[in-house]
Context: one part of a larger RNA
RNA sequence: CUGGGCUUAAAGGGCGCGUAGGCGGAUGGGUAAGUCUGCGGUGAAAGCCUCCAGCUCAACUGGAGAAGUGCCGUGGAUACUGCUUAUCUGGAGGAGGGUAGGGGCAUCUGGAACGUUGGGUGGAGCGGUGAAAUGCGUUGAUAUCCAACGGAACUCCGGUGGCGAAGGCGAGGUGCUGGACCCUUUCUGACGCUGAUGCGCGAAAGCCAGGGGAGCGAACGGGAUUAGAUACCCCGGUAGUCCUGGCCCUAAACGAUGAGGACUGGGUUGCGGACUUAACAUGGGUUCGCAGCCGAAGCAAAAGUGGUAAGUCCUCCGCCUGGGGAGUAUGGUCGCAAGGCUGAAACUC
Numbered sequence: 001c002u003g004g005g006c007u008u009a010a011a012g013g014g015c016g017c018g019u020a021g022g023c024g025g026a027u028g029g030g031u032a033a034g035u036c037u038g039c040g041g042u043g044a045a046a047g048c049c050u051c052c053a054g055c056u057c058a059a060c061u062g063g064a065g066a067a068g069u070g071c072c073g074u075g076g077a078u079a080c081u082g083c084u085u086a087u088c089u090g091g092a093g094g095a096g097g098g099u100a101g102g103g104g105c106a107u108c109u110g111g112a113a114c115g116u117u118g119g120g121u122g123g124a125g126c127g128g129u130g131a132a133a134u135g136c137g138u139u140g141a142u143a144u145c146c147a148a149c150g151g152a153a154c155u156c157c158g159g160u161g162g163c164g165a166a167g168g169c170g171a172g173g174u175g176c177u178g179g180a181c182c183c184u185u186u187c188u189g190a191c192g193c194u195g196a197u198g199c200g201c202g203a204a205a206g207c208c209a210g211g212g213g214a215g216c217g218a219a220c221g222g223g224a225u226u227a228g229a230u231a232c233c234c235c236g237g238u239a240g241u242c243c244u245g246g247c248c249c250u251a252a253a254c255g256a257u258g259a260g261g262a263c264u265g266g267g268u269u270g271c272g273g274a275c276u277u278a279a280c281a282u283g284g285g286u287u288c289g290c291a292g293c294c295g296a297a298g299c300a301a302a303a304g305u306g307g308u309a310a311g312u313c314c315u316c317c318g319c320c321u322g323g324g325g326a327g328u329a330u331g332g333u334c335g336c337a338a339g340g341c342u343g344a345a346a347c348u349c
Stems, first nucleotide, its partner, number of pairs: 004320003007303002012317001014201004021194003025088007033081002035077008049065006091191001092188003095184005103177007110154001114150008125136002162169002206247006215241002220236004258316006266294012298305002322349003331342004
């Protein structure tokens, strides 16, 4: 160097954009760098190997040859790779026409519920639990009607459904905006894939500043329960949850399954298109894209997976190498902090 792996045993980076690099479609020409080949030079001696010889043998020593897988020069070959040139359209992208969608940002609006306040009715309880009590209530609660204000979340539709790279996204309207899919030989002509470093995004909690605060509710107080009860249950309740700006950067960030491409039996369902069939409609057929289920072969330790592969292959990246010690210590770096990223060893089984 080669050789093994990563759904659940150790192991896929949380996700994207993209630099270097690696890899890269079809046809013809040129070149001959890689590649193959002939010849020449060089590759010190000793050593290794072969043969011969000398010490009684051997070790050892001497002689001859071979080898020295390499490098350089030169002549040639041209399938493949590279470079170059010409061309192509299947990959990729653009254009035109259309479709679906909780994709994103901003802004306006709405109803139910809830709470508070004011007013009316009413007059003794309410609330809560396994049962109670704390709590609220004659300064009039609970209940009920009217009005005003406030904040947060959007029942039904709703799905085995849709969109997004992931995190994630669900009332309605408007504006701005990203992506996807289908159809059209309409254009460009390999413009592609991956992606170390880097840059950006990244639930919840947490942090800073300023707002906001209905409900809920860490901490905290009280009532119960209990042997105790720093809990589970109950009454309260601060941070927080919400908004704006700025940080943090983690997760069972999960399909525990990296990205792209090619190929490989069937059946069935949903979503979005296009074409076609029937006089029309519900439908039927064909074909693309997406999302599920069941399963052939194969694969797998099995569970399972099975055109959305974990099958058969190619390209590129990340990662793993017994358990504990330990995601600790140390150094570095980032952060306001909390802490994050990188990340051992002794020792021990």
Annotation:
Predicted 3D model of a 349-nucleotide part of an RNA (small-subunit ribosomal RNA, central domain) from an uncultured bacterium. The coordinates come from a structure-prediction model, not an experiment, and the mean pLDDT is 89. RNAcentral holds the full RNA, with entries from ENA and SILVA. Rfam family: Bacterial small subunit ribosomal RNA. Gene Ontology terms of the family: ribosome and structural constituent of ribosome.